[in-house]
Annotation:
Bacterial RNase P class A from an uncultured Caulobacterales bacterium, 387 nucleotides, folded computationally. It was read from a public genome assembly, where an Rfam model found it. Model confidence (mean pLDDT): 75 of 100.
RNA sequence: CCAGACGGCCGGGCGGUCGCGGCGCUUUUCGGAGCGUCGAGGAAAGUCCGGGCUCCACGGUGAUAUGGCGGCGGGCAACACCCGCCGAGGGCGACCUCAGGGAUAGCGCCACAGAAAGCAAACCGCCUUCGGCUUCGGCCGUCGGUAAGGGUGAAAGGGUGGGGUAAGAGCCCACCGCGGACCCAGCAAUGGGGACGGCAUGGCAAGCCCCGCCAGGAGCAAGACCGAAUAGGGGCGGCGCGCCGGAGUUCGCUCCGGUAGGACCAUCGCCGGUCCGAGCCGUCCGGGUUGGUCGCGAGAACCGUCCCGCGAGGGGCGGUCCAGAGGAAUGACCGUCUCGCGUCGCAAGACGUAUGACAGAACCCGGCUUACAGGCCGUCUGGCCCA
Numbered sequence: 001c002c003a004g005a006c007g008g009c010c011g012g013g014c015g016g017u018c019g020c021g022g023c024g025c026u027u028u029u030c031g032g033a034g035c036g037u038c039g040a041g042g043a044a045a046g047u048c049c050g051g052g053c054u055c056c057a058c059g060g061u062g063a064u065a066u067g068g069c070g071g072c073g074g075g076c077a078a079c080a081c082c083c084g085c086c087g088a089g090g091g092c093g094a095c096c097u098c099a100g101g102g103a104u105a106g107c108g109c110c111a112c113a114g115a116a117a118g119c120a121a122a123c124c125g126c127c128u129u130c131g132g133c134u135u136c137g138g139c140c141g142u143c144g145g146u147a148a149g150g151g152u153g154a155a156a157g158g159g160u161g162g163g164g165u166a167a168g169a170g171c172c173c174a175c176c177g178c179g180g181a182c183c184c185a186g187c188a189a190u191g192g193g194g195a196c197g198g199c200a201u202g203g204c205a206a207g208c209c210c211c212g213c214c215a216g217g218a219g220c221a222a223g224a225c226c227g228a229a230u231a232g233g234g235g236c237g238g239c240g241c242g243c244c245g246g247a248g249u250u251c252g253c254u255c256c257g258g259u260a261g262g263a264c265c266a267u268c269g270c271c272g273g274u275c276c277g278a279g280c281c282g283u284c285c286g287g288g289u290u291g292g293u294c295g296c297g298a299g300a301a302c303c304g305u306c307c308c309g310c311g312a313g314g315g316g317c318g319g320u321c322c323a324g325a326g327g328a329a330u331g332a333c334c335g336u337c338u339c340g341c342g343u344c345g346c347a348a349g350a351c352g353u354a355u356g357a358c359a360g361a362a363c364c365c366g367g368c369u370u371a372c373a374g375g376c377c378g379u380c381u382g383g384c385c386c387a
Base pairs, nucleotide, nucleotide: 001383002382003381004380005379006378007377008376009375010374012337013336014335015334016333017332018331020039021038022037023036024035025034026033027032041358045369046368048367049366050365051364052363053219054218055217056216066215067214068213069212070211071085072084073083074082075081086100087098088097089096090095101210102209106208107207108204109203110202123150124149125146126145127144130141131140132139133138158176159175160174161173162172163171177199178197179196182193183192184191185190223294224293225292226291233285234284235283236282237281238280239279242259243258244257245256246255247254248253261276262275263274264273265272299321301320302319303318304317305316306315307314308313339356340353341352342351343350344349
């Protein structure tokens, strides 16, 4: 210098004018005004996990169902998060990725191709018995053997080499792989070792399933408090409650059905239809709608520093107060500066541009995920060059 890996940070600065929201003080003619102070993010987003808080439900224990999690150890309030380590895979490497328990509990599936895909399989090939033919090299048919070779496939029942054989084959041997024990190291996952076993249990659990562990439900429109008018509910008191039938009765009355009667169908009569057919007044009580207040931000907080720890993190000391809310304030304009970008220019530079990223808190916190113009810093890797 080029190419890359990982981690962290920023994501306009300064000044002026005008404005908006919260709080405090002062003032007020009660409408407001003045001053001071604070006022978005790294993701405020998705609402995907885990908690706090609130209400509801809930005797204990076990089982089942449903959902989630899944190497080991640690961190944390907790987690599906984070750290360290292990294993597998990828990369020359820094480093990255992992739905990383179980396939001898059981069921199921394994497309296409292929002879055969799970109680394996004989298409070509190789070898061989018997028969026939023969130009004596073999050829054809046939009973069999064979998984070494070819071909198909994601996958063909250990791999390579040698021996062996009619040809072959863990049939035998060496090494590698694999298996269950043993020994050693480690808290563990796991790693290492020398014997033994002749090789079985092919893959898929991201199909069902099995094992272990975890889990009540709803969410700030949670929920709590204060409480108008009107309407409605209940208690008590006063007045009233025609007639018939039925039922109950504490004999006060209550309930049901009908009827006299009443109201309406513009008015009156008749006919018809619908409804009412027992309440009214006073007083007290409780619920509750609009509305108001709280919940609502001093906390798993932030900054600095020291100690412990490889680290995630934990602890001590000092300092700071840092939006709050309600359909929702946090903005607009001007000047200037640096960087970036665009146009012009050979260049120096000139001009334009902050519309120059993604995005806007709403109960709060810890994570994850997703979006993001541009810029800065640190550590490391590979390559080239120079000293």
It matches the Rfam family "Bacterial RNase P class A". By type it is a ribozyme.